[in-house]
Parts: sequence; C1' cells; structure tokens
RNA sequence: GCCCCCAUCGUCUAGUGGCCUAGGACAUUCGGUUUUCAUCCGAACAACAGGGAUUCGAAUUCCCUUGGGGGUACCA
Repeated sequence: GCCCCCAUCGUCUAGUGGCCUAGGACAUUCGGUUUUCAUCCGAACAACAGGGAUUCGAAUUCCCUUGGGGGUACCA
C1' cells in the first nucleotide's frame, strides 16, 4: 500500500428496512419490603462513532472519514 471484520446506555448485549420517541441484564439513583444488612419488588437515569447517499421510511443498505482488530504484498 491492498483486502476483510468490528463500532448501540457506565459495562455486556438484542436488532437482518416499518412492530424502535431503540429493548434486556448488570451497575447507579430514588422508593417499597425488612429491626438492620443482604435478598426481593417498583420507578427513574442513560446509547445507535462522525458526515453524506438511496428510500415514502435507515441502528439496519451503500459511500467517505475516524478509531480498533486481523490477513497479505513490495523494497533482494
């Protein structure tokens, strides 16, 4: 240099064009239960890496960029 893969709440993840103003688990905060703690229950908080395109409609498809991972070639 070229090729391939990945990027979603604080963490791990669901998602394969409409059921997503994005769901779940754990964490955090608040409340309930309990003599207390733990457990359990309820609620809240919080994310689609950035930009563009296609489409009636994009987390999802395509292109570019950024970051990460892997493979490979040349310089004899």